[in-house]
RNA sequence: UAAUUAUAACUAGCGCCAGUUCCUUAAAUGGAAGACGAGGUUUAAUGUUAUCGAAAAUUCGGCGGAUGCAUUAACGGGUAGUACUCGUAAGAUAUAUUACAAAAAAUAAAAUUAAAAUUAUAAUAAAAGAUAUAUCAACUUGGAGG
Numbered sequence: 001u002a003a004u005u006a007u008a009a010c011u012a013g014c015g016c017c018a019g020u021u022c023c024u025u026a027a028a029u030g031g032a033a034g035a036c037g038a039g040g041u042u043u044a045a046u047g048u049u050a051u052c053g054a055a056a057a058u059u060c061g062g063c064g065g066a067u068g069c070a071u072u073a074a075c076g077g078g079u080a081g082u083a084c085u086c087g088u089a090a091g092a093u094a095u096a097u098u099a100c101a102a103a104a105a106a107u108a109a110a111a112u113u114a115a116a117a118u119u120a121u122a123a124u125a126a127a128a129g130a131u132a133u134a135u136c137a138a139c140u141u142g143g144a145g146g
Stems, first nucleotide, its partner, number of pairs: 014064004019060001020033004036053003042074007075087004080140002091136008106121004
C1' cells in the first nucleotide's frame, strides 16, 4: 500500500472556526462555547438563505455539507395509457378528534486552576403522522355482474 474477515463507531439540524464571547496565562500561552430536540432520502441533473416547534436567545457572525422545495428526465404504485397524482405504508383538499421531544434552569455524582463539558432525576411542543366524515379525482380503454 492492497485484499479478505471480525468487532466497534459513525451514517446530516450535521461538521468546522480567521471574527465574536468565556476561562486561564507574563504573553492568542493554553483551553472552552459556537442550534435544543421532533420529523425527513426511488435515481440523476440544475436552481435555491431547506420542514416543525421549545421554559433556548452568542441558537451572534462566517464557511462547508445536507434527506426539503421547484423544474426536467428515468424507474416504480394507483387495472392500462404519452394525462393526473404520489414514492415502496406509493391520490388531493377541508373539518373534527388525537399521539409523540430534548435542551435550558434546579439538585446530585466524579473529574478540572478555571471556563466548559460528562452522567443521573422531572415537566412541556408543533408539523409531518393516526382515526372519522365530506368533497373532488378530466379523457380514452380493458374486465366482471345485472
This is a predicted structure of a 146-nucleotide RNA (glmS glucosamine-6-phosphate activated ribozyme aptamer). It matches the Rfam family "glmS glucosamine-6-phosphate activated ribozyme aptamer". It is annotated as a riboswitch. A reference for the family is Winkler et al. (2004), "Control of gene expression by a natural metabolite-responsive ribozyme", Nature.